RNA sequence: AUUUCUGAGAGUUUGAUCUUGGCUCAGGAUGAACGCUGGCGGCGUGCCUAACACAUGCAAGUCAAGCGGGUGUAGCAAUACAUCAGCGGCAAACGGGUGAGUAACACGUAAGUAACCUACCCCCAAGACCGGCAUAACCUGCCGAAAGGCGGGCUAAUUCCGGAUGUGUUCCGGCGGACGAUGGUCUGCUGGAAUAAAUCCCGCAAGGGGCUUAGGGAUGGGCUUGCGGCCUAUCAGCUAGUUGGCGGGGUAAAUGCCCACCAAGGCUAUGACGGGUAGCUGGUCUGAGAGGACGACCAGUCACAAUGGAACUGAGACACGGUCCAUACUCCUACGGGAGGCAGCAGUGAGGAAUUUUCCGCAAUGGGCGAAAGCCUGACGGAGCGACGCCGUGUGGGUGACGAAGUCUUUCGGGAUGUAAAGCCCUGUCAGAGGGGAAGAUAUUGACGGUACCCUCAGAGGAAGCCACGGCUAACUACGUGCCAGCAGCCGCGGUAAUACGUAGGUGGCGAGCGUUGUCCGGAAUCACUGGGCGUAAAGCGCGCGUAGGUGGUCCACUAAGUCGGAUGUAAAAGGCCACGGCUCAACCGUGGUAUGCAUUCGAAACUGGUAGACUGGAGAGAUUCAGAGGGAAGUGGAAUUUGCGGUGUAGCGGUGAAAUGCGUAGAUAUCGCAAGGAACACCAGUGGCGAAGGCGGCUUCCUGGGGAUCUUCUGACACUGAGGCGCGAAAGCCAGGGGAGAGAACGGGAUUAGAUACCCCGGUAUUCCUGGCCCUAAACGAUGCUCAUUAGGUGUGCGAGGUAUCGACCCCUUGCGUGCCGCAGCUAACGCGUUAAAUGAGCCGCCUGGGGAGUACGGCCGCAAGGUUGAAACUCAAAAGAAUUGACGGGGGCCCGCACAAGCGGUGGAGCAUGUGGUUUAAUUCGAUGCUACGCGAAAGACCUUACCUGGGUUUGACAUGCUAGUAGUAAGAACCUGAAAGGGGGAUGAGCCGUAGAAAUACGGAAGCUAGUACAGGUGCUGCAUGGCUGUCGUCAGCUCGUGUCGUGAGAUGUUGGGUUAAGUCCCGCAACGAGCGCAACCCCUACUGCCAGUUGAUAACGUUAAGUCGAUCACUCUGGCGGAACUGCCCCGGAUAACGGGGAGGAAGGUGGGGAUGAGGUCAAGUCAUCAUGGCCCUUAUGCCCAGGGCAACACACGUGCUACAAUGGCACAAACAAAGGGAAGCAAUACGGCGACGUGGAGCUAAUCUCAAAAAAUGUGCCUCAAUUCGGAUUGCGGUCUGCAACUCGACCGCAUGAAGCUGGAAUCGCUAGUAACCGCAGAUCAGCGUGCUGCGGUGAAUACGUUCUCGGGCCUUGUACACACCGCCCGUCACACCAUGGAAGCCAGGAACGCCCAAAGCGCCCUUCGGGGUCCUAAGGCGGUACUGGUGACUGGGGUGAAGUCGUAACAAGGUAGCCGUACCGGAAGGUGUGGCUGGAUCACCUCCUUU
Repeated sequence: AUUUCUGAGAGUUUGAUCUUGGCUCAGGAUGAACGCUGGCGGCGUGCCUAACACAUGCAAGUCAAGCGGGUGUAGCAAUACAUCAGCGGCAAACGGGUGAGUAACACGUAAGUAACCUACCCCCAAGACCGGCAUAACCUGCCGAAAGGCGGGCUAAUUCCGGAUGUGUUCCGGCGGACGAUGGUCUGCUGGAAUAAAUCCCGCAAGGGGCUUAGGGAUGGGCUUGCGGCCUAUCAGCUAGUUGGCGGGGUAAAUGCCCACCAAGGCUAUGACGGGUAGCUGGUCUGAGAGGACGACCAGUCACAAUGGAACUGAGACACGGUCCAUACUCCUACGGGAGGCAGCAGUGAGGAAUUUUCCGCAAUGGGCGAAAGCCUGACGGAGCGACGCCGUGUGGGUGACGAAGUCUUUCGGGAUGUAAAGCCCUGUCAGAGGGGAAGAUAUUGACGGUACCCUCAGAGGAAGCCACGGCUAACUACGUGCCAGCAGCCGCGGUAAUACGUAGGUGGCGAGCGUUGUCCGGAAUCACUGGGCGUAAAGCGCGCGUAGGUGGUCCACUAAGUCGGAUGUAAAAGGCCACGGCUCAACCGUGGUAUGCAUUCGAAACUGGUAGACUGGAGAGAUUCAGAGGGAAGUGGAAUUUGCGGUGUAGCGGUGAAAUGCGUAGAUAUCGCAAGGAACACCAGUGGCGAAGGCGGCUUCCUGGGGAUCUUCUGACACUGAGGCGCGAAAGCCAGGGGAGAGAACGGGAUUAGAUACCCCGGUAUUCCUGGCCCUAAACGAUGCUCAUUAGGUGUGCGAGGUAUCGACCCCUUGCGUGCCGCAGCUAACGCGUUAAAUGAGCCGCCUGGGGAGUACGGCCGCAAGGUUGAAACUCAAAAGAAUUGACGGGGGCCCGCACAAGCGGUGGAGCAUGUGGUUUAAUUCGAUGCUACGCGAAAGACCUUACCUGGGUUUGACAUGCUAGUAGUAAGAACCUGAAAGGGGGAUGAGCCGUAGAAAUACGGAAGCUAGUACAGGUGCUGCAUGGCUGUCGUCAGCUCGUGUCGUGAGAUGUUGGGUUAAGUCCCGCAACGAGCGCAACCCCUACUGCCAGUUGAUAACGUUAAGUCGAUCACUCUGGCGGAACUGCCCCGGAUAACGGGGAGGAAGGUGGGGAUGAGGUCAAGUCAUCAUGGCCCUUAUGCCCAGGGCAACACACGUGCUACAAUGGCACAAACAAAGGGAAGCAAUACGGCGACGUGGAGCUAAUCUCAAAAAAUGUGCCUCAAUUCGGAUUGCGGUCUGCAACUCGACCGCAUGAAGCUGGAAUCGCUAGUAACCGCAGAUCAGCGUGCUGCGGUGAAUACGUUCUCGGGCCUUGUACACACCGCCCGUCACACCAUGGAAGCCAGGAACGCCCAAAGCGCCCUUCGGGGUCCUAAGGCGGUACUGGUGACUGGGGUGAAGUCGUAACAAGGUAGCCGUACCGGAAGGUGUGGCUGGAUCACCUCCUUU
C1' cells in the first nucleotide's frame, strides 16, 4: 500500500444584465516532425509511410563414440591424428521478424476433455534371438552451356526386410467387481489373434552412451464451452451441408469435418444477414473518480513469410532462410533451358515531414548437436549514430561606484542596462594531459576496455540560448510603417501619435534547450452511470387502442436467481502503489508486500424475483339515477340572399377616401304578390356543455359510444405505460358521379400608384355542399406525453348526492366529479406556474445536444398526383437564441405646452433694383459657412492698401526674432543725378553718434550698434476643426439632469423623480419604502413704471425784476437730472378646492398675481462650426507654398435661390403752411450766423474738450389747395449730357447734384414667413465701421391696431404608458430575384476502375480410389485461368439544380412599430423578386369598446 489525501477556471453574443449555448485558451502526454540554438555524462529509445523492390555479406547446424570411403601428415607397417563429400541420427516446427489478413472461440477470463497427443528429460517393469536383400559414396560410360541427369559395376551401417520370443500392449469373445446424472470409465480372471528391438558404439577393464515394449510423471500442445471487448438499421430478414437424426468414412481426438439416406429445421429487433474499420491482451496516456483514447518499446497469444493452392517428412509443420504446382516480377542462358524470394542482422533504392553501423564478441545469459573436447548461434552481450525522451551536472565564486564607457530613453534635470562590467582576491566540478586500474567468472575463458573508478598537473580558461511582453497570461518604451507591409489560439490589431506589424533598448518565462505543428485525454456536467434537459432558449409523437418489453397493491409459507457475508482457487512475469536496498544522487535496477474481476463452495433470508395459498383498498362488473352541440341515419321548419314570372312606379341605381368599370328608358334600384333552388341555422349563447384528439349548435324520430353521482352486491391485482403495429385525424388538394343560392383562389375589367402581377371596387371558374374512394398534414397549442400519490386557502360556474329550512320553490351547509380566476409554501434564467403544477416523489414512453447548409440531397417505404415519412454530408460562421433592463423610435395610446394650428394684421413668392449664395465663366474670379442651426453670414464698410487670388518684375539668413563664427572701418544715415511701371539697382555730395578706461583737453584703446560672408534658424492665410485648446451655434430659457443613505431585484436596474391636484416651472400641496441633497426653475443684478429724501449746473421757471427770447439777475417749488430709499406680499374680502397647494372675482393702489423688458443657457446631443481671430500636436515648402512691387481680380453673367428696398397708388401723390421726440456723435472733429450756387456743394469761421456749442431739419401727423382712376401729377428703373465731394488716383470700380429720358409693375400660382400690446403695422432720428461710400447692421423715439371659439389637425417639445428583430438607436434594421467572382455539393447521356458472390468452360501440382505391360494411365476434389456478370464502392462527365461566401452593383420594400393590408402555420393557385390571394387554424397582434370572471373598497 491494503484502509478518504481527492475535484480551481478564464475569454467571447448585449448599450448594459441574467440564462441557454457553441467556439477558444491555460494542464499533462508523445516511437514524433519542423525552425533557431547546442558543453558533458548515465539510462532508455529509433520506418508510425510502400506486407514496395532488393546488390553484397552473414543469420542452423552438429555428431568420426553409427557407416564405408577419399585426401593430407607421421610411421617400414599395423596404426594414429587432422580433414572432406556421401549414407545414417538428432536439430532445423525453437530462437529472430512483421501486423497484411482476421469482428473469429482470434484474443482475454473462467471452466471442460468420461473425446486427445506429447521427441528430447525423470521414475519404474521387461527385453534385445536367428537370418537376409539392397543402395549412396567410389569406379566407369554417356547427355547438357549451365542447373543437373541417365545407364552399367562394387560396398557398409544405429539404413531397410523376413522369422522367432511377448513381460506387456491392442483387438475380438466369456465370467465378475467398483464407480458414475447419462453415454460410460476403471479393474480382476480367462480363451483366441496381432505386435518389438541396434547388443550397436567407446573403453584393457570398471563402466559409459544408445536401442525396443509397456506404465507413470513432467513439459508442451490439440479440441470444446460460459462470459467479455468496434461503428453502421439510409444493411431487416438470413440459411441448403443449411439445422437435426440414423449409418458409415476420416482424425491423435468430439463434431456436417466428409458422405449416403431421412426429417424441415436453424438464426434474428437482447440486432441475424450485409457493409466499414481493426490483430487481441498484460498494459500505456489522461482523468478526483467513473470514464475516454491508445495497443511503439518489454511480456503473453494469434496470424503471416513475393501472391494463391497443395501435400510430403516428422513426436510436432501443411514448414520465413524445405518440396511440388500456378501467377506476377527479377536475374542467367550457347535460346534448348534454368535460378530466386531480407515482414532475420547490417545495408541499398523508392516512398515520405520522418527513423541508425554493410561495427565488435560468443567473455556472460540462453539455444542446437555431441560421451566430451568442442563447433554453430546478426538470439544475445556490447560499442557506434540521432538533445528523440527521461535523469544528473557544468558554463564559475567572493568583493567591487550614488554608479565608468557604450547603448536606449528623456519633461534635457535625469532615468535604465547595473554589482552588471573592468579591477582585486579565490576555487577546479565537467572537458584536457599524465599515472594507476576493477567488479562483471569459486577453476580455464573479458568483446565491452586501458572503460568505470582513484591519484597528480595547469589555467576562469573550452562551454547559452530560445520564446514571449493588448486581454486571457508573468513581462513596456522609442523609432519605422500608415487597412500598406504584416500579425492572429479566441476576442481582435494596422486607415500618421500602434505597449497588438517590423527593429532596437528594457523586462518576463524556461534553460541545453526553447518555440511551432500534428495527435490523445483533461478542462467539457458539451451524451450527464457517478452527473443534464424538453411552457417561451434545441427538445412532448396531432390523438387514441394495443403487442413485445419495462414497472407493479396487502398478508402468510416455501425457495434462494438477484442481494449480503465467510472461505478456497485463479487473477503469468514485467508495469502501477508501499517498504527496504544497489549504482556518489537521480533516472535506472534489485528484494519483499499489495488487486477491483472470474470460478467453486459454505451460510443469511430483510428487500426484489419465483412457486403455492389468502385479502380488498387498485381495476372491472352489477343495481338505481342524471346531464350533454358525443357519433350515425332518415325526415322536417322558418328568416335571409339570389333568380324567374306578374303588378305598382320613374330615372337613376350601385359602389368608394374620391371615383370608375357594372346595372338601368328594351323600365333598373325601390315596393307588393307568387314560384324555384341551394347553403347556413339569428335570438337562446355563457372563460356554458360533450368528445381521446380533429371537432360538435334549428326541430323530430330511430340506432349507438363514453362519462358523473349514489348503493357497497359480485370478481379478486384482472393494473400502469407502451418500441414496432392498427385505427381516427381541421382546412386545402386528388379521382368518379351529383349539386351549385351565396361566398370565392385563378382569370377579366375599373381605380390607386413612379410602377401595382397587391391592398379598394365590379364580375367570376375551380372550390365551398352531397355520395363513394384517396391524401395524413397545421401556431394539429395549454407551444406543457400518460398514470398514481402527497402538499395552505379564497371565490365563481356546470352536473349530481345528502342535510337544514319551508306549504313549496329559493336561500344556507356538507360532499363528489368537471370547468375558470386569484393566491401561500415551493419551483423557475426571468416571465410566470401554483391540488387542472412548470411543487414534491414513483413508473413507462417519445424527443434534444451551437447557428446556417436542411427538414434539403441520396436511398428505402407510402401515395393516382400534389407530396408525406425516415433523414445525412461537404462547406461556412463565432455566434445563433430566451427572458428581462435602460434608452431611442412608431403612419401606438393618454395628458400637457409653444404665434404650433386656428382667429386676425402685415408680408414673401409675380415687377424693377440692392445684397448674399449656387452655377457658369475666367489667367484669377482668394478662402471659409451648406436643412432647421449656410445664403445683407465671417465682412462694424474690397477703387490702391486691405488681399490671402492671377499675370509680370524683383529678392534669398530674408519684411520680423535670438544666437554663434569669421571678416570689414569715412561707420550709421544719406541729397542731386541715371535706370525702371514700381519694387529694386546704381550713385555717392554730405555725414553723425552711445558705453567703459586713461587723460585737463585733444586724443588713444576696448565694447555696443552697423555692414559683408557663413551657420543655427526665421517665415508660411500651406494640409489636417476627424489629433486639439479656446470661443460659438442648435435642441432650448425646454424643465429637466443627478447624487448619498435606505429598500426591492440573482442582475442590468428600479424606487426617490411614479400617483391625485396645481403651476410658466421636478412651482407648490397631499399621498407614498423612502428620507434627504446637488446642478437647473424662481429670486438676488440692470433698464423701465409710482413715490420720499439728498443735490441744483450747463437743466427748470410758480412768484419778484429784466429781455426779442429763462435772455439775464434770482430761486430750487415744479419739470428734469442721478444717487440713496420706499412700494407688491395672493397681504385683505368673497367664492371654489380636500380645511391644502392653488384658482376665479373684488377692494385699495402708479403698478396685481412672474407688472413690462434685458442679462443669466443644467446634464447632454449634433466627430455641428472655426487650424483664415488667437493658441497648438503632427505633416509639408525652404533661391519657395517665404518676402517686396506694379497692374488685374474678389465687381464677370444665359440662369436658379435666399434676404431686403421701392412700388403698383386717392387711408394716395404733389405744392404750400405750420407742430411734437428720444437716444446718440463730435478735436486730423462737429461746425452756427453770414455770403455764392437751382442743387450737390463752395467761401468763411463764432462756438464747442460739450445737460452750455454743434450735427439737427425729426418724419409720419395736422391744415389748405391741385390731381379724379389713367400706366396717370402713380412708379421710378434705364440711358444721355453737365456737375459736386472725398482721395496719390473714381476707366475697370465710389457716393451725391441738376436737366433730360420715363422701363417693368394695376396687389402677385403652388407654396410660405413674422407678430398676442405700447406688440404688429406705418414714420422718421442717431451710431459703429469709415478719406469717401449701405436699401445692411445696432440702437432710439413718434403714431398706434385687429384677433385668440378652441386644441380635431400640421410642426416642435415635456410626462406617463405600450410594442419593437432598433442601440451608429427609423437617415435604424432588413428580405428575395438579377449581375459578377470564388468554394464545396446533388442530378446527368455516358466513360473508367475495383468487385464479395453466382453460373458455365478448362484444369496444374497433390491426397484418396481404380487399372497397369510398373513406363504410366484414368477418375474425384481443387488453386490459377477463360467466358458471362450483378449487388455494391470509388473516380470522372457536356450540361444542369439549388447552397455558401464575398467594404461600398441592379430592382423593388416583404418582415421588425397597428411596419403603414396585423403577423404567422398548413395547403392550393398565381406573380421579375421579395410575395399576393383563397380556405381553415394560432396569438407568439397594437388600439378602442362591450360581455363575463377576478382583485380591492
Molecule: small-subunit ribosomal RNA
Organism: Candidatus Margulisiibacteriota bacterium